[in-house]
Molecule: small-subunit ribosomal RNA
Organism: metagenome
């Protein structure tokens, strides 16, 4: 700190995914030990069964037990005080609820301190008795009883809203001190209220509110306050997001990160809220009350059916749900807490144990020697190398674990649940204690066996189709360890929402253009204020936790102390450079005014010709139009053309210009008439007035829509001809809307510089518009402003490019973008008359999509150039018969391979047998061959006889030859026969595993390399340009300079001479048996060996004076002299496993070997290459023919064998005297063998063919045609293959065009590379989705209704202990009743979300489906 992935490579953009961290986690595999700490994240679902709040008898009577009679204990009732705290949830809440920081009108049981006081009566009510009622839960009546319970009178510093007045208190108990009660006055805690400021998304939620907001008056509260009421105004709240929807407890923190920031809100600590849902209140200091009540609803559980009970989101358990979360423990020993004067009780708080590798920290499984580097196991080039010092061995330790024994702190006097635990001592034995995941690449880690696009694997990339480091297993290795993968989720990487830290021509992104509202921003200078801003100070920021420092446990983790830190907030004190107010001045910004000036700006109104149609009229014929080429159509009813007259509409040629104008969209005859900007100069005017602009406003091409007008001309949709495979196109003929006008809508475009506005600064050069100023040599220079151009520096950009008209430096403001599709698409809102426009999403699919340069390939793109590519020619092939080969078929087998060109007279230079690989059928297994080991025998080899058998092959025989070295020994070497293993053997399969060799492009002329130089890179320059060549051959130029492979040339071979050498060649001559035969020679010819010879070397010309071309001379040969051999980097998984050699598979009494016989020669047919013809340029008989090349034989001569062509005859256009196929019939040759199945001849037979459709091949000179010999290899066999030589043309204006190739250019979606790439329909499958008649259900709104309990207000005729009263009665309570409010419910009507839906719309994605080619090149119509 990064990496991997779009491409053939490269930069870029841009996502995706990966390596780290953290976790209440779960799941797989495996699990020794111990400290700490965590444990229902889902059903706020249900809940059996214990427990969780109870105490005081020193308040108060009673009852019972027990007494040592002194008392004690128990405890249901009355009284008190505590159940409002502790404990658990997170449903619910977008809120003063939480955090922070401030207020003022307020309560406070208990406690602290202070003052005062505690006087004097009095009536009841439980308990109990006793009668009674009901299954039970509870009750009901009657008597009698106490109090720190209740009641009334006094006192009463104080207290109060009406202030003469009303209200309001006290209580004892116990006794050693003492607890208590009442009033007050401060105090501390702890509440309730109220206000600044932060506190989640959505505007596809834009208006919301009637107690709604404020005032008076009444009530209410502890206590401000529309809290509440009555009445009155009509506010308030809101784009700085009111209201509505949706999620969500909030918070110190906790994770992650460098930080800013994101996520998150378990344990733990503060707030808040809830308690089975809803709703009410009583008591009390505190509640509207988890474990009280009261109602209503749901459920559950008892019931004698009449009527009662319940609430674990407390600690444990159950059951359910779920992927998943513990023990129905122990103690109150500590820490706390409630009650008591205490003892003490009671506390599932809380301490502790127990389960659970859930987390985090520690500890262990041994440690040291130890090479014959053991066995095994895996690899293996078979040598060895690896597990591995790892094991075995020997030596040693004993943590933890197990087995004894002592045995704690934690309590300050007593009490210890943890616990016989932590610990300490002995004692045991290497003894009890290792796993998980990876191992292409990111990313540490490589073999072999199985499998074979199957199985499976994957976070990306991707892998797997018989040689898989990727998939399973082994072997080895890497990592981590009691854990390790794996899955979910969170930050990190991601600067991939960019405040720090982004962007917007072309990749996603500038609104079509202007005006403006609100906000933001804002020019100089003075003086003031201090709000922002800095700096000091002081409150607070609870505790915890991160951090640091000490302590303590052996360290660690955990713990404990301290300090630091909390980046916040309120306060106060101070500065004034800066921004901000406030007051002033000022002119450069921005506007006035005056002069002048340019223009298709704008609107209305009039006018003008040229053309086109159309209609009259002359002329005047038969065709005109249109196309690639025709037809539809016009025209003898007179068309087109050519004259003239007239009608109408629309729309202005030349001038016209990367020219002017306009905010854009846009604007073109002329002339009038009204009007907007806008530029020059000048100015003694105003004084920032100014930019920019969310929402809003206006305008806004073309089409289109309304209505009413026009209609030449053109022309969507459409008609009819054509093209076509089809043509719903393209192209032709007509031809309607619409194009035109007036008026009104739409409101979008590649509304494009694909560039938002405005303001400042940064080198130039050259145009061109409109204007101003100087200069003079008067048609030129100098300058200065505004607009437009075009190149080009700094500088910026991924790159292309930009560049004072900025895409560069810098402000200020709006608007916009966050992968590709789904989609600018749906649903909803708002506009619109529609058509539709604007705002605008999600499931879902992918790993790309996508800019820009690169190198190549292609292009029905452009230049140049070459080829027998065309073209000019000559001969042909496509028809016929046959010869051959394939293919198809057919067969028992017709072995096989080659498959456009570059498979098919090709492997096969030659299939009767044999070859041979097939097929039928008979035989043999260590083999027909090789090599080692055993073991016998002893040569070996020929030569022949019989048999058996079809034959390989068996079986008896005969004869003749006979030991190799040597240590004299069957030792060695041969050889033979025998068993038996290793092994042979394979024409078996893979040329897509492979050498080797070969085809083809192409004998084209290319293909590349060090250095240099340039580009961020991929390259790219050389190699490219101007010439020139056959040729990257050569010149020349030029950031290129040199090589290399290839051309070329060296090599052979034909053509000319020289010299050397003359045998077996040759010959002037002799000689003749006429034979170079002889003597002689070596001149010729030949032979064969070494030179010469040719190089544009001369001369003209031309060309840039060079390369080089054309001409020309001499020459046997002239510009590569003809032929050849020679084949660059590559390219086609081209071709060969059947030539061979090879890896791997396969067989192994066979796919191996061996023999007979058969097939390969089969034949409705297609089709390659070919031979022989259709004749008279022939046939068919003779000459030609002692020649050339070669052959046979041979020691070596000797010798033997032809064709065209030319000459002579003879045939005379016919299926012939042409042509030979077919077939009969005899023959000959080879061969063991001609029957399937060979050649050749005689003689008879006489088929198709009369010059060959579309179509197509070859050749540029000794060449095509055309004639015949030869040779390989066979016992024979060929029209093939390979040579050889005889006669011998014709034509090439030329490079437009077919084909193929080079070069350089240009497009490109294409790189398997045009046989490429790729759109849509439709057909099937499967997702997800939109409408949809409806339908179910939540949530909410509004009116109505019904109205429990409860408190308030009324009323109380009924009932009433305490008070007054002599009585009667009264006060004052209660029942009862009436209202208003209101939960539950109900009726009707919206809204809003959500589930399903018959059918139905498009979208996605699948195998090689099915029409068709719209798009990428001029994509064949840009």
């Nucleotide at each position: 700190a990064g990496a991997g992935u779009u491409u053939g490579a490269u930069c870029c953009u841009g996502g995706c995914u990966c390596a780290g961290a953290a976790c209440g986690a779960a799941c797989g595999c495996u699990g020794g030990c111990g400290g700490u700490a965590g444990g229902c994240c889902u059903a706020g679902c249900a809940u059996a069964u214990g427990c969780a709040a109870g105490u005081c008898g020193a308040g108060c009577g009673a009852u019972g037990c027990c007494u040592u009679c002194g008392g004690g204990c128990a405890u249901a009732g009355c009284g008190g005080u505590g159940g409002a705290c502790g404990g658990g949830u997170g449903a619910g809440u977008a809120a003063c609820g939480c955090g922070u920081g401030g207020g003022a009108a307020u309560a406070u049981a208990u406690c602290c301190a202070g003052a005062g006081g505690u006087a004097c009566g009095g009536a009841a009510c439980a308990a109990c008795a006793g009668u009674u009622g009901g299954a039970a839960a509870c009750g009901a009546c009657u008597g009698u009883u106490a109090a720190u319970a209740c009641c009334g009178u006094a006192u009463g510093u104080g207290u109060u809203u009406u202030a003469u007045g009303g209200g309001g208190g006290a209580g004892g108990g116990g006794g050693u001190u003492u607890c208590g009660c009442c009033u007050u006055u401060g105090g501390a805690u702890u509440g309730g209220c109220c206000c600044g400021c932060g506190u989640u998304g959505g505007a596809u939620u834009a208006g919301g509110u009637a107690g709604u907001u404020g005032g008076u008056g009444g009530g209410g509260u502890a206590g401000g306050g529309g809290u509440u009421u009555a009445u009155u105004a009509a506010g308030c709240c809101u784009a700085u997001g009111a209201u509505c929807c949706a999620u969500a407890g909030c918070u110190g923190g906790u994770u992650u990160g460098a930080g800013a920031g994101g996520a998150u809100g378990a344990u733990u600590g503060g707030c808040c809220a809830c308690a089975c849902u809803g709703g009410g209140a009583u008591u009390g200091a505190g509640a509207u009350g988890u474990g009280g009540u009261c109602c209503a609803g749901a459920c559950u559980c008892c019931u004698a059916c009449g009527g009662g009970a319940g609430g674990u989101g407390g600690c444990a358990g159950u059951g359910g749900g779920g992927a998943a979360u513990c023990u129905u423990a122990g103690a109150c020993a500590a820490u706390g807490g409630g009650c008591g004067a205490a003892a003490g009780c009671c506390u599932g708080a809380u301490c502790u144990a127990g389960c659970c590798a859930u987390a985090c920290c520690g500890c262990g499984u041994g440690a040291g020697c130890g090479a014959u580097g053991a066995a095994g196991g895996c690899c293996u080039u078979a040598g060895g190398g690896u597990u591995g010092u790892a094991a075995a061995g020997c030596u040693c330790u004993u943590u933890c674990g197990c087995c004894a024994g002592g045995g704690a702190u934690g309590a300050u006097g007593a009490u210890g649940a943890u616990g016989g635990u932590a610990u300490c001592u002995g004692g045991u034995a290497a003894a009890g204690a290792a796993g998980u995941c990876c191992c292409g690449g990111c990313u540490a880690a490589c073999u072999c066996c199985g499998u074979g696009c199957c199985a499976g694997u994957g976070g990306u990339u991707g892998u797997g189709g018989u040689a898989g480091u990727g998939u399973g297993g082994a072997g080895g290795g890497g990592a981590c360890u009691a854990g390790c993968g794996u899955u979910g989720u969170u930050c990190g990487g991601a600067a991939u929402u960019a405040c720090u830290g982004g962007g917007c021509g072309u990749a996603a992104a500038g609104c079509g253009c202007a005006c403006g509202u609100a906000g933001g921003c804002g020019g100089a200078u003075u003086g003031g204020a201090a709000a922002g801003u800095u700096g000091g100070g002081g409150g607070u920021g609870a505790g915890g936790u991160c951090c640091c420092g000490g302590g303590g446990u052996u360290u660690g983790g955990u713990u404990u102390c301290g300090g630091a830190a909390u980046u916040g907030c309120c306060u106060u004190c101070a500065a004034a450079g800066u921004u901000u107010c406030c007051a002033g001045u000022c002119u450069u910004g921005a506007g006035g005014u005056c002069g002048a000036g340019a223009g298709a700006g704008g609107u209305g109104a009039g006018u003008g010709g040229a053309g086109u149609u159309c209609c009259g009229a002359g002329u005047g014929u038969g065709g005109a139009g249109g196309u690639g080429a025709g037809g539809u159509u016009u025209g003898u009813g007179g068309a087109u053309g050519u004259u003239u007259g007239g009608a109408g509409g629309a729309g202005c040629a030349c001038c016209a210009g990367u020219g002017g104008u306009c905010c854009g969209g846009g604007u073109g005859g002329c002339u009038c008439a009204c009007u907007g900007g806008c530029u020059c100069g000048a100015u003694a005017u105003u004084g920032a007035c100014g930019c920019u602009g969310a929402g809003g406003u206006g305008c806004g091409a073309a089409a289109g829509c309304g209505u009413g007008g026009g209609g030449a001309g053109u022309a969507g949709g459409u008609a009819g001809g054509a093209u076509u495979a089809g043509a719903u196109g393209u192209c032709c003929u007509g031809g309607u809307a619409g194009u035109c006008c007036a008026c009104g809508c739409c409101g979008u475009a590649a509304a494009c510089g694909a560039u938002g506005a405005g303001a400042g600064c940064u080198a130039g050069u050259c145009g061109u518009c409109a204007g101003g100023g100087g200069g003079c040599a008067u048609g030129c220079c100098c300058u200065u402003u505004g607009g437009u151009g075009a190149c080009g520096c700094a500088g910026u950009u991924g790159g292309u490019g930009c560049a004072u008209u900025a895409a560069g430096c810098u402000c200020u403001c709006c608007g916009c973008c966050u992968g590709g599709g789904g989609a600018g698409u749906a649903c909803g809102g708002c506009c619109g008359c529609a058509a539709g426009g604007u705002u605008a999403a999600a499931a879902c699919u992918c790993a790309a999509a996508g800019g820009a340069a690169u190198u190549g390939a292609c292009g029905g793109g452009g230049g140049c150039c070459c080829g027998c590519a065309c073209a000019a020619g000559c001969a042909g092939u496509g028809g016929a018969g046959c010869a051959u080969g394939u293919g198809g078929u057919u067969u028992a087998a017709u072995u096989u391979g080659a498959a456009g060109c570059a498979a098919u007279g090709u492997g096969u230079a030659g299939a009767a047998u044999u070859u041979u690989a097939c097929c039928a059928c008979c035989c043999c297994u260590u083999g027909a061959c090789a090599u080692c080991g055993c073991c016998a025998u002893u040569g070996u080899g020929g030569u022949u006889u019989u048999u058996g058998g079809a034959g390989a092959u068996g079986g008896a025989g005969u004869u003749u030859u006979u030991u190799g070295g040597u240590u004299u020994g069957g030792u060695u070497g041969g050889a033979u026969g025998g068993a038996u293993g290793a092994c042979a053997g394979g024409u078996g399969c893979u040329g897509c595993a492979u050498g080797g060799c070969u085809g083809c492009c192409g004998u084209c002329a290319g293909c590349u390399c060090g250095u240099g130089u340039u580009g961020u890179g991929a390259g790219a320059u050389g190699u490219u340009g101007g010439g020139u060549u056959g040729g990257g051959u050569u010149u020349u130029g030029u950031a290129g300079u040199g090589a290399g492979c290839g051309c070329a040339a060296c090599c052979c071979u034909c053509g000319c001479c020289u010299u050397u050498a003359g045998u077996u060649g040759c010959c002037a001559g002799u000689g003749u048996u006429u034979g170079g035969u002889u003597g002689g020679g070596u001149a010729u010819u030949c032979u064969a060996a070494a030179g010469g010879a040719a190089c544009c070397g001369c001369c003209g010309g031309u060309g840039a004076u060079g390369a080089g071309c054309c001409g020309g001379a001499g020459g046997a040969a002239g510009g590569u002299g003809g032929g050849g051999a020679u084949g660059a980097c590559g390219u086609c998984a081209a071709g060969u496993u059947u030539u061979u050699g090879u890896g791997g598979c396969c067989c192994u009494u066979a796919c191996g070997g061996g023999g007979u016989g058969g097939g390969c020669u089969a034949c409705a047919c297609a089709u390659g290459u070919g031979c022989u013809a259709c004749a008279a340029u022939g046939g068919c008989g003779g000459u030609g023919a002692u020649g050339g090349u070669g052959g046979g034989u041979u020691a070596g001569u000797u010798u033997c064998c032809a064709a065209a062509a030319g000459c002579c005859g003879u045939c005379u256009u016919a299926g012939u005297u042409c042509g030979g196929a077919u077939u009969g019939u005899c023959c000959u040759c080879u061969g063991u063998a001609g029957u399937u199945u060979g050649a050749g001849g005689g003689c008879a037979u006489g088929a198709a063919g009369u010059u060959g459709g579309a179509a197509u091949u070859g050749c540029u000179a000794g060449u095509a045609a055309u004639c015949g010999c030869g040779u390989a290899g066979u016992a024979g066999u060929g029209u093939g293959a390979c040579g050889c030589g005889g006669u011998g043309a014709a034509u090439a204006c030329g490079u437009u065009c077919c084909c193929g190739g080079g070069c350089c250019u240009u497009g490109u979606a294409c790189a398997c590379a045009c046989c490429g790439c790729c759109c849509g329909u439709c057909a099937c499958a499967c997702c997800a989705u939109g409408g949809g008649a409806g339908u179910u259900g939540g949530u909410u709104c509004u009116a109505c209704c019904c109205g429990a309990g409860g408190g308030c207000c009324g009323u109380g005729u009924g009932c009433u202990g305490a008070c007054c009263g002599u009585a009667a009665g009264g006060a004052g309570g209660c029942a009862g009743u009436g209202g208003a409010u209101c939960a539950c419910g109900g009726u009707a009507g919206g809204a809003u979300c959500a589930g399903c839906g018959a059918c139905u719309g498009g979208g996605g994605u699948g195998a090689a489906g099915u029409c068709g080619u719209a798009a990428c090149a001029a994509g064949g119509u840009a």